[in-house]
RNA sequence: GGCCCAUUCGUCUAGUGGUUAGGACACUAGAUUUUCAAUCUAGCAGCGGGAGUUCGAUUCUCCCAUGGGCUA
Numbered sequence: 001g002g003c004c005c006a007u008u009c010g011u012c013u014a015g016u017g018g019u020u021a022g023g024a025c026a027c028u029a030g031a032u033u034u035u036c037a038a039u040c041u042a043g044c045a046g047c048g049g050g051a052g053u054u055c056g057a058u059u060c061u062c063c064c065a066u067g068g069g070c071u072a
Stems, first nucleotide, its partner, number of pairs: 001071007010025004018055001027043005048064005
C1' cells in the first nucleotide's frame, strides 16, 4: 500500500428499517442485618463523527476516525 472485520450505558453484550434501544456486572438510594458481606426492590447511564437513501436509520450505502486481522 491492498483487502476484510469491529465501533451501542462506566465495562461486557443483544438488537436484519417503525411501538420506551434490552440484559448482565458495576454505581447510587432504600429494605433486611448489631456491623460488613450476601439477598431483594428501585434508580442512573448508551447507538464513534459526517453525508446520503427512505415517510421513517442503531439497522442500508459512502467518506473519515480509532482498534484488530490477512497479505505484499